[in-house]
RNA sequence: GCUUCCGAGGAGCGUUGCAACCGUCAGCUCAUGACGGCCAGGCUCGGAACCUUUUCAAAGGCAACGGCGCUCACCCGCA
Repeated sequence: GCUUCCGAGGAGCGUUGCAACCGUCAGCUCAUGACGGCCAGGCUCGGAACCUUUUCAAAGGCAACGGCGCUCACCCGCA
């Protein structure tokens, strides 16, 4: 670093819908297109497994974000 899984980033309700995914049709060599369904942790950080590459001190400290509307929680300030 790739892939998969797990955890964290306070919580809930409603809503729109891109990508991905599923279905149908078309194309049908391939690429892909249309419609419908689903859809606002798909992002970041950490851990584990596997593989690959590189490197060779330890300890300590610390996150930034997530369409729109509403509600609650938490923190600070004012009254």